[in-house]
């Protein structure tokens, strides 16, 4: 430089146009002599930026910026 696939809580990943969820890790609580485990609950993310379409975007267009594989 060319293709390709990705960026969303502290981690790993969900949502293919209509209230942005789960798992695990944090904090409480309950349970136990006591710890961990089980189990109930809380907080945490405007979705890399930034712009366009739409009534409406995490999704579709466009531009960037980074992370990973391949080509040369």
């Nucleotide at each position: 430089g060319c293709c390709a696939g990705g960026g969303u809580g502290g981690c790993u990943c969900a949502a293919u146009g209509g209230c942005a969820g789960a798992g695990c890790a944090a904090c409480g609580c309950a349970u136990u002599c006591g710890u961990a485990a089980c189990g109930c609950g809380u907080a945490g993310g405007c979705u890399g930026u930034g712009g366009g379409u739409u009534c409406g975007a995490u999704u579709c267009c466009c531009a960037u910026c980074c992370c990973u594989g391949g080509c040369u």
Annotation:
A computed fold for a 72-nucleotide RNA from a Candidatus Moraniibacteriota bacterium, annotated as transfer RNA. Rfam family: tRNA. Rfam classes the family as a transfer RNA. The coordinates come from a structure-prediction model, not an experiment, and the mean pLDDT is 84. The RNAcentral record of the sequence draws on ENA.